[in-house]
RNA sequence: AACGAACGCUGGCGGCAUGCCUAAUACAUGCAAGUCGAACGCACCGCAAGGUGAGUGGCGCACGGGUGAGUAACACGUGGGAAUCUGCCCAGCAGUGGGGAAUAACCAAGGGAAACUUUCGCUAAUACCGUAUACGCCCUACGGGGGAAAGAUUUAUCGCUCCGAGAUGGUCCCGCGUCGGAUUAGCUUGUUGGUGAGGUAACGGCUCACCAAGGCUACGAUCGGUAGCUGGUCUGAGAGGAUGAUCAGCCACACUGGAACUGAGACACGGUCCAGACUCCUGCGGGAGGCAGCAGUGGGGAAUAUUGGACAAUGGGCGCAAGCCUGAUCCAGCCAUGCCGCGUGAGUGAAGAAGGCUUUAGGGUUGUAAAGCUCUUUCAGCAGGGAAGAUGAUGACGGUACCUGCAGAAGAAGCCCCGGCUAACUCCGUGCCAGCAGCCUCGGUAAUACGGAGGGGGCAAGCGUUGUUCGGAAUCACUGGGCGUAAAGCGUACGUAGGCGGGUUUUUAAGUCAGGAGUGAAAGCCCCGGGCUCAACCUGGGAACUGCUUUUGAAACUGAGAGACUUGAAUCCGGCAGAGGGUGGCGGAAUUCCCCGUGUAGAGGCGAAAUUCGUAGAUAUGGGGAGGAACACCAGAGGCGUAGGCGGCCACCUGGACCGGUAUUGACGCAGAGGUACGAAAGCGUGGGGAGCAAACAGGAUUAGAUACCCUGGUAGUCCACGCCGUAAACGAUGAGCGCUAGUUGUCGAGGGUAUUAACCACCGGUAACGUAGCUAACGCGUUAAGCACUCCGCCUGGGGAGUACGGCCGCAAGGUUAAAACUCAAAGGAAUUGACGGGGGCCCGCACAAGCGGUGGAGCAUGUGGUUUAAUUCGACGCAACGCGAAGAACCUUACCAGCCCUUGACAUGGGGGUCGCGGAGGCCGAGAUGGGUUCCUUCCCGCAAGGGACCCCCACACAGGUGCUGCAUGGCUGUCGUCAGCUCGUGUCGUGAGAUGUUGGGUUAAGUCCCGCAACGAGCGCAACCCUCAUCUUCAGUUGCCAGCGGUUCGGCCGGGCACUCUGAAGAAACUGCCGGUGACAAGCCGGAGGAAGGUGGGGAUGACGUCAAGUCCUCAUGGCCCUUACGGGCUGGGCUACACACGUGCUACAAUGGCGGUGAAAAUGGGUUGCAACCUCGCGAGGGGGAGCUAAUCUCUAAAAACCGUCUCAGUUCGGAUUGUAUUCUGCAACUCGAAUACAUGAAGUUGGAAUCGCUAGUAAUCGUGGAUCAGCAUGCCACGGUGAAUACGUUCCCGGGCCUUGUACACACCGCCCGUCACACCAUGGGAGUUGGUUUUACCCGAAGGCAGUGCGCUAACCGAUCGGAGGCAGCCAACCACGGUAAGGUCAGCGACUGGGGUG
Repeated sequence: AACGAACGCUGGCGGCAUGCCUAAUACAUGCAAGUCGAACGCACCGCAAGGUGAGUGGCGCACGGGUGAGUAACACGUGGGAAUCUGCCCAGCAGUGGGGAAUAACCAAGGGAAACUUUCGCUAAUACCGUAUACGCCCUACGGGGGAAAGAUUUAUCGCUCCGAGAUGGUCCCGCGUCGGAUUAGCUUGUUGGUGAGGUAACGGCUCACCAAGGCUACGAUCGGUAGCUGGUCUGAGAGGAUGAUCAGCCACACUGGAACUGAGACACGGUCCAGACUCCUGCGGGAGGCAGCAGUGGGGAAUAUUGGACAAUGGGCGCAAGCCUGAUCCAGCCAUGCCGCGUGAGUGAAGAAGGCUUUAGGGUUGUAAAGCUCUUUCAGCAGGGAAGAUGAUGACGGUACCUGCAGAAGAAGCCCCGGCUAACUCCGUGCCAGCAGCCUCGGUAAUACGGAGGGGGCAAGCGUUGUUCGGAAUCACUGGGCGUAAAGCGUACGUAGGCGGGUUUUUAAGUCAGGAGUGAAAGCCCCGGGCUCAACCUGGGAACUGCUUUUGAAACUGAGAGACUUGAAUCCGGCAGAGGGUGGCGGAAUUCCCCGUGUAGAGGCGAAAUUCGUAGAUAUGGGGAGGAACACCAGAGGCGUAGGCGGCCACCUGGACCGGUAUUGACGCAGAGGUACGAAAGCGUGGGGAGCAAACAGGAUUAGAUACCCUGGUAGUCCACGCCGUAAACGAUGAGCGCUAGUUGUCGAGGGUAUUAACCACCGGUAACGUAGCUAACGCGUUAAGCACUCCGCCUGGGGAGUACGGCCGCAAGGUUAAAACUCAAAGGAAUUGACGGGGGCCCGCACAAGCGGUGGAGCAUGUGGUUUAAUUCGACGCAACGCGAAGAACCUUACCAGCCCUUGACAUGGGGGUCGCGGAGGCCGAGAUGGGUUCCUUCCCGCAAGGGACCCCCACACAGGUGCUGCAUGGCUGUCGUCAGCUCGUGUCGUGAGAUGUUGGGUUAAGUCCCGCAACGAGCGCAACCCUCAUCUUCAGUUGCCAGCGGUUCGGCCGGGCACUCUGAAGAAACUGCCGGUGACAAGCCGGAGGAAGGUGGGGAUGACGUCAAGUCCUCAUGGCCCUUACGGGCUGGGCUACACACGUGCUACAAUGGCGGUGAAAAUGGGUUGCAACCUCGCGAGGGGGAGCUAAUCUCUAAAAACCGUCUCAGUUCGGAUUGUAUUCUGCAACUCGAAUACAUGAAGUUGGAAUCGCUAGUAAUCGUGGAUCAGCAUGCCACGGUGAAUACGUUCCCGGGCCUUGUACACACCGCCCGUCACACCAUGGGAGUUGGUUUUACCCGAAGGCAGUGCGCUAACCGAUCGGAGGCAGCCAACCACGGUAAGGUCAGCGACUGGGGUG
């Protein structure tokens, strides 16, 4: 785009078309073929004229109409041909004389239910039969023989007969064209031909007898499947592809099968006979029927109309005609089935109405849309008139088309879609549900994709969906594709058919080209006109129908015939290289075995071992022997061969190539479907052989296992001969041949030239590396093409199923070859790119390993987590990067959890109305408390002169408050982590079809993408570094609360005067930059060493965290979308819980002791904190602490005592270690220490004697060890944050473990190796192969039966026309019989399909 469509929703009018695609299923009822009295008799009606009825007779019924079952065929299309028939029609020649015998109707009598029928008798004809005649006709042994007719009548016609001719319509034959299957390769016996006969309208094996053995087929016979063919129709740019409704031509069929009769024509849709199935009637004896004619019915189906009108027109039959008949036809009816046309109103109209939807609440949109105002009346409606179609009459359609008038916007809009493709977007609902879906896909709580709504888009009396065809699809490629790696070159050669083929002369004219002629039906398509108001539609003319046939011509090309040619090809001569092939012989090294000798305890083997061999003498070593297999070095990207393949030496036999010569032939060529031969390894058969190696097998190891890799053995086999097999990643993944198209370099073979001592030049043939043009998707190829062309062959057409099944062929087998389908998926695949990954490679780094020190893991306790428990044990965090984490501190509070008791505009915010003197505080009552009720006392604030207003309080109603309720996977913000790792990017340019690359890679160097050099790159940004803070040195300024060198005083205390030098405090500066020297490096960057310096190569530490990753963490910090709760999931209170305890884990503390415990002495720190606070000092208490209490809002007072250190003692014990646990008595905080605080004293004195596998931290003022302070806090730290004291060991080095960076490589990964993915098993479903069999279709062969029928034979029964006439004869009929034959039957096969226990693999989940 289209449709004979169907379905869903909807539906105003008209015109023109179409309308059982399925069951060639079965059919009730009516109609669809009759007509003629001018052929005939009879009966009836009528006065008659005339008419009616059945019958005889004539013509028609073979047309028209229907259907597409069959048919792969001369069926159809097209173009030819001849041996033929043709009623009616046209024109013509000739004729139409005279006779005869019957019969239906009818009458009579019977049979039968009916259908129908029997017998007797009568009768006519244009019915029937002789006879006469015969221009032409037929037969002929050329003598001859044979054959016609019909009349009617209105007297003018219509008829009749013979003949030949035309026209029309048939019959037959031929060339070409006409679906797919080779998993159908051979078929055929009347088959092919001949002779003769029969038969036919006619040719012919059409039929028969005889003879011959032919005929068809790879250019597809035969078989099986499917199918009516064509003009045309649909699509397409065309070529094609699909199709064969309506209209037209042809064919075939008429319930199924068979058969003939009549006839001009049939083997006959509305005729006959027979058989079969089915239906109907019946009085059971017997009969009737055939809608694939028009309507109509049942059935089938997704689905297809009225049991209408008329012969008015067109046409047909009969008739002289009038006329009759005509479901052909013309019309009407039904159906949006299609095409075409028209309408459902037009103009104006902003308050941009209302309502709807939405909203950021302003608005936006629906929308000039509506309303309103002004108009119009097509269509439909009503009324009036009213055709053409008709040439004289006749109009079903039809009071139709059309015309006029009237009324009134009046009666007339839906369907689909809105994620992309693809025009058109929002809200709500739903929550991987419901659903959508053509493909990609959408939906798991913010869905432009589902459903609804608003809005929008498209088409419109339709719109969508489904189905089918073509297109897009260059996706079967003729036009117009491919085969190195995507699917695709046969493993290789030889060669048959077919295909293609060098240069030249000539002939021919098959192909080819040009002109003419015939045909190519009409309709349709196209063009130009015409007619319906237009269009659809109808119609006139033209063009076209690309084809076939025939004829005339041309001769370039192809073909064909003939002749000559040499360049293709081959031969010859002379050389030459080679693992080319075959046979026979020879050789040495090595392995193994055997014998002998020497010799002794191991050997062998591996990552390490063991099995194994060996004291019966191995291994090792010397000598001798046997046997088999393979041939080191040479050896090479080398050579040879068609491929497979070929490697010691010699001989013989033998194939091919190459070079040179240019002698010979004269296109002898190329390629090659089938075919044939060769064809690695493994395997098979027979017979040999067997050293080594070695499937299977055995043992030993390894391992979770190890039917493996490793080891020790070891059989087939490997070897030879003969015969099979016929496959390989048989690969250059690249078929063969020929020609053309830049170069450079290496190597093998041959000859040539120049030089001549080994070189150069050019050339032929092979073999390699790079590379131009060109090609390619890219990779790559590139004179050895994958370039440019030609010829021929093979092969491909998404992945899987599957190179499988079935069938065939081959094979001894293994198996090979040929080779599907169902079903299933939306991909499979190629090349390249960026990442990620690798038990890949290179380089480099990090307390990563190593080297060290100290821990954890074992014990007790503390703390967190899991688990369990519980009314609740609130919640979050889960590898590193959760677990002394949120929590810098749960007895109440906190608190979010649980139980109970209470409140409902609320504990808190804003707004409205009303009210009053309150509000607030203190004491006391009930109650667990919240709350409640009551008493008394004290007592308000702001503005304002005041009135009043406001704040505050109470009450009321509603908006709302409130939520630590959910979603961190809706979010912001903040944070962790890779990682303080050195990376991450951009602009312009360049390269690439592109993704992308380059820069950023490379050589050095660095802590660093730090710097230098180089470079199709040049620059830039975020990171690195630096700038910031702090510590270490110095200077300047300042000098109290800090300090005290010198001076004075002194209670001897920097206490005072004084001072600011020093310490210190805190502000500003200085100082370090590879700056200097030497070496090294590339004259660089840098590195190494040194000097000086407080500090040296980023001086130590901190802050600082690129692009990004982990849907990392947090809705319980805060903020926030959406959802949820609203007398509760909100709020208040009391009590409980978060503190539970069989257990498991993490993080810590204290220990196990002598580097220690205990006792004693007593010096030196730093950071910090302090007024509801720190507290000196005094005093009481063993002590925690209590009672007083100076000072201090702090460089002033205070916490404040530092502890390790040192001295003494203990002497290796479960202890003078260790301190858990428990008891008693206390202290402190606090409303309150029961659940559940900390501390003290006395008593008690558990485990624990250095910790398995494993694992953590740390590189210098670090680890280790020692104490101190602070935050939180009423109280509570072994945690956290900070401070100082004492103060080590070790680093060879980068192989390994972990993590990271750069380059490179492989990749089937890209949610990226925690990836992807293979097979078995289990379950479910699906299709399919095998399968004992079973059911059916179809077909073949043999045989049996043999209806009707025609033909043949017979015909003793019967018999009008003619002969004879006395019988009888000719002829005919019935009957009988033979062959043929439909249906049916029996047997055996072929083939196809259905089902099938069980079974095989396959697909999907």